[in-house]
């Protein structure tokens, strides 16, 4: 240099162009316990806000589309192969 695969929440990880993030771990609060562990219940992307609510968000930027994590292009990063 060329080719292929990948980059999604605090972590792992799923997702047909149609509620952005299922599920698990972790965290926080609660139940249970003398107390804990285990188990069970609830909540849990980020920012602003007392709240109601609002804005933003799938490596970065652009494009296509009514609608993009998903399709296209450029770039960045990682892994593998070829030279």
């Nucleotide at each position: 240099g060329c080719c292929g695969c990948g980059g999604u929440g605090g972590c792992g990880g799923a997702a047909c162009g149609g509620c952005a993030u299922a599920c698990g771990c972790g965290a926080u609060g609660g139940a249970c316990u003398c107390a804990a562990a285990a188990u069970c219940c609830a909540u849990u992307g980020u920012c602003c806000g007392c709240a109601a609510g609002g804005a933003c968000u799938u490596g970065a930027g652009a494009g296509u589309u009514c609608a993009a994590a998903u399709c296209u292009c450029u770039c960045c990063c990682g892994c593998g192969g070829c030279a």
Predicted 3D model of an 83-nucleotide RNA (transfer RNA) from Parcubacteria group bacterium GW2011_GWA2_45_30. The organism belongs to Bacteria candidate phyla, within Bacteria. It was read from a public genome assembly.